Predicted 3D model of a 94-nucleotide RNA (Glycine riboswitch aptamer) from uncultured Rhodopila sp.
[in-house]
RNA sequence: GCACCCGACGCGGGAGAGUAGCGGGCCACACCCCGCCGCCGAAGGCGCAACCGGCCCCCGGAAACGCUCAGGCACAAAGGACCGCGACGGGAAG
Repeated sequence: GCACCCGACGCGGGAGAGUAGCGGGCCACACCCCGCCGCCGAAGGCGCAACCGGCCCCCGGAAACGCUCAGGCACAAAGGACCGCGACGGGAAG
């Protein structure tokens, strides 16, 4: 110097579900708030979970699977797993 792994940062892309569910409040309406239902899954969380590993009938890890606690469901904004690019910090010692 290059490559690999992890972490956070910047930029770009980034889905789903009530176009305006019903009632009430504010109110011209919408937004917003509260209540009641209906839904979504791609922050996070959880799982008795595919799968992987081990000292193997037990234990550990664990998904974009499952659950929907949280979050979200007009446009916009915000958020957004994941992907790409960039440049940092650390690991390892190829």
The model forms 90% of the base pairs in the Rfam consensus.